Predicted 3D model of a 74-nucleotide RNA (transfer RNA) from a Candidatus Woesearchaeota archaeon. It matches the Rfam family "tRNA". Rfam classes the family as a transfer RNA.
RNA sequence: GGGGGCGUAGUUUAACUUGGCUAGAGCACGCGGCUCCAGACCGCGAAAUGGGGGUUCAAAUCCCUCCGUCCCCA
Numbered sequence: 001g002g003g004g005g006c007g008u009a010g011u012u013u014a015a016c017u018u019g020g021c022u023a024g025a026g027c028a029c030g031c032g033g034c035u036c037c038a039g040a041c042c043g044c045g046a047a048a049u050g051g052g053g054g055u056u057c058a059a060a061u062c063c064c065u066c067c068g069u070c071c072c073c074a
Base pairs, nucleotide, nucleotide: 001073002072003071004070005069006068007067010027011026012025013024020057029045030044031043032042033041050066051065052064053063054062
């Protein structure tokens, strides 16, 4: 220099195929229940689409660009 993959709650991830419901779930966290206390268990809650722009009635999803990360070629 060229090509490709990935980026979503604190963390691990689903939804991308074929654009369309309030973006779903495990763990962790907070509150409550249970318990003598704690753990386990049960209920509830907060929390996310890497940044910017474009297309569209509508974008996590499609397009462009930038950033980060990983791999391949030279």